[in-house]
The RNA shown here (transfer RNA) has 73 nucleotides and comes from a Spirochaetota bacterium. The source organism's lineage runs through Bacteria, Pseudomonadati and Spirochaetota. Its mean pLDDT, the model's own confidence on a scale to 100, is 81. The sequence was found in a public genome assembly.

RNA sequence: GUCCCCGUCGUCUAGGGGUCUAGGACACUGGGUUUUCAUCUCAGCAGCAGGGGUUCGAAUCCCCUCGGGGAUG
Repeated sequence: GUCCCCGUCGUCUAGGGGUCUAGGACACUGGGUUUUCAUCUCAGCAGCAGGGGUUCGAAUCCCCUCGGGGAUG
């Protein structure tokens, strides 16, 4: 240089055009329970890498850029 794969809450992950103003687990915060801690339970917090395009509608499809991984010379 060329080709392929990936990028979603703090972390791991589901979702592959409308059901999703994006769900779950752990973590964190607060309440309940407990003499206290832990456990259990309820609630809260928090996310689609950036830009452009297609579409009535984009996390999802296309292009460019950025970042990570792999193959090849």